[in-house]
Context: one part of a larger RNA
RNA sequence: GAUUGAACGCUGGCGGCAUGCUUUACACAUGCAAGUCGAACGGUAACAGCAGAGCUUGCUCUGGCUGACGAGUGGCGGACGGGUGAGUAAUGUGUCGGAACAUGCCCGGUAGUGGGGGAUAACAUAGCGAAAGUUAUGCUAAUACCGCAUAUGCCCUUAGGGGGAAAGGUGGGGAUCUUAGGACCUGCCGCUAUCGGAGUGGCCGACAUCGGAUUAGCUAGUAGGUGAGGUAAAGGCUCACCUAGGCGACGAUCCGUAGCUGGUCUGAGAGGAUGAUCAGCCACACUGGGACUGAGACACGGCCCAGACUCCUACGGGAGGCAGCAGUGGGGAAUUUUGGACAAUGGGGGCAACCCUGAUCCAGCCAUGCCGCGUGAGUGAAGAAGGCCUUCGGGUUGUAAAGCUCUUUCAGGUGAGAAGAAAAGCUUAACGUUAAUAGCGUUGAGUGCUGACGGUAUCAUCAGAAGAAGCACCGGCUAACUACGUGCCAGCAGCCGCGGUAAUACGUAGGGUGCGAGCGUUAAUC
Numbered sequence: 001g002a003u004u005g006a007a008c009g010c011u012g013g014c015g016g017c018a019u020g021c022u023u024u025a026c027a028c029a030u031g032c033a034a035g036u037c038g039a040a041c042g043g044u045a046a047c048a049g050c051a052g053a054g055c056u057u058g059c060u061c062u063g064g065c066u067g068a069c070g071a072g073u074g075g076c077g078g079a080c081g082g083g084u085g086a087g088u089a090a091u092g093u094g095u096c097g098g099a100a101c102a103u104g105c106c107c108g109g110u111a112g113u114g115g116g117g118g119a120u121a122a123c124a125u126a127g128c129g130a131a132a133g134u135u136a137u138g139c140u141a142a143u144a145c146c147g148c149a150u151a152u153g154c155c156c157u158u159a160g161g162g163g164g165a166a167a168g169g170u171g172g173g174g175a176u177c178u179u180a181g182g183a184c185c186u187g188c189c190g191c192u193a194u195c196g197g198a199g200u201g202g203c204c205g206a207c208a209u210c211g212g213a214u215u216a217g218c219u220a221g222u223a224g225g226u227g228a229g230g231u232a233a234a235g236g237c238u239c240a241c242c243u244a245g246g247c248g249a250c251g252a253u254c255c256g257u258a259g260c261u262g263g264u265c266u267g268a269g270a271g272g273a274u275g276a277u278c279a280g281c282c283a284c285a286c287u288g289g290g291a292c293u294g295a296g297a298c299a300c301g302g303c304c305c306a307g308a309c310u311c312c313u314a315c316g317g318g319a320g321g322c323a324g325c326a327g328u329g330g331g332g333a334a335u336u337u338u339g340g341a342c343a344a345u346g347g348g349g350g351c352a353a354c355c356c357u358g359a360u361c362c363a364g365c366c367a368u369g370c371c372g373c374g375u376g377a378g379u380g381a382a383g384a385a386g387g388c389c390u391u392c393g394g395g396u397u398g399u400a401a402a403g404c405u406c407u408u409u410c411a412g413g414u415g416a417g418a419a420g421a422a423a424a425g426c427u428u429a430a431c432g433u434u435a436a437u438a439g440c441g442u443u444g445a446g447u448g449c450u451g452a453c454g455g456u457a458u459c460a461u462c463a464g465a466a467g468a469a470g471c472a473c474c475g476g477c478u479a480a481c482u483a484c485g486u487g488c489c490a491g492c493a494g495c496c497g498c499g500g501u502a503a504u505a506c507g508u509a510g511g512g513u514g515c516g517a518g519c520g521u522u523a524a525u526c
Base pairs, nucleotide, nucleotide: 001526002525003524004523006522007521008520009519010518013373014372015371016370017369018368020365021331026329027328028327030326031325032324035076036075037074040073041072043069044068047067048066049065050063051062052061053060054059055058083284084283085282092209093208094207095206096205097204098203101201102200103199106197107196108195109194110193111192112191113190114148116146117145123138124137125136126135127134128133154163155162156161168189169188170187171186172185173184176183177182210256211255212254217247218246219245222244223243224242225241226240227239228238229237259281260280261279262278263274264273265272266271286307287306288305289304290303309320310319311318312317337363339362340361341360345359346357347356348355349354376406377405378404379403386397387396388395389394410467412462413461414460415459416458420453425447426446427445428444429443430442431441432440433439470515471514472513473512474511475496476495477494481510482509483508484507485506491498492497
């Protein structure tokens, strides 16, 4: 000199854009943060409509009939998104390669979607319980579950053969049939098998990746082989047997420290320091262990066991996990609101409408940082008054003020007022599908509604210089000097050093210098 996720002292007008527990991976009150689908299912607790009944005439009852939908079965999603950096010095990360793999949803292709069965929750009845819940009996549905058939392709094979699948739902409809539900045809969404793709993930190798030798030897599944098991997959990954190896001064092992990278800061560079925010990867989710489900987890807001802690209890037993967003206590020099909205972007579910989303977008707080603007402009010498100094003549503050003439950014008042919005929906035309001018899809036209921020940005206008300057320093380094007070005292100080009676170095005042909504100090890096 540059820099910071900074803190402290004094001071503080406005706006834009960013940032904001670096310490106790300490403990957490409360609310919210993952649901959705009735176009899978049996149904009907609530709300609304409709129909019927009763009457007391605006109420009650009945009916799943309709919109919808509590609880339940079932599907998909809760493995993403969000947080933190404890652990980890290599099962990590970065770069470059590799072969023995998996893959829900998505895209493209091929072939199917036939015929049956038995349960179970909800519910009802009975019992227990404070609660969490639970027992028995009985009823019922499915895209839940289980067989049979079939097998293009798929798997196994001794090459003969053997094995294995599925589920329906919904929109529309001219003939024909009909038990009047539908069959049947057709569109869409699904389902099954398999091939390929995309993206994602698992695995392996090489090289690089902090300090310590006052850590020199370490290692028995250890190193390799054969065979077997296991895995989605190679492999001592595991096991039986055999061999006796493997690593190490090119630093093994041990100890300490640490998430890694793109980057960031500094520097002419080489390098040094660092890894907040943003992005990629990894690890963790009260502590330790374990598996289940699933395409994917050994799973932050899932399960089981153990432990510590907290809470409830009728003492028999139960409940919990903010390193999600806010917020509280504690720790600390120190770090924000128990806010708004799903309008946009994205995600989950759904045919869709839509629902959910503390992701996200916004608002709030803080000069924490960067950037911009303002606190007025011109004129004005009687060089006013006052202050300070003085050689008592004067000098200086100083065009500074007052006065005169103007302007009105920003703040304040009044009024106008974008863009972020394109969709979805509805109507309609053409084309495709089709038996079909239904329906559905694509493209086009028209119409139409949706904004948290927020009456925000911006614009116009009103009034009046009106509401808006401080901080540090002035001995040298280092820009800037005098007076008084003090008298080795009180004090200053980054280094040299000042102060013991004329201190430009302490304190105050006047003056000056530097920066300026900041200035200075401390800490830290180059």
Predicted 3D model of a 526-nucleotide part of an RNA (small-subunit ribosomal RNA, 5' domain) from a metagenome. The RNAcentral record of the full RNA draws on SILVA.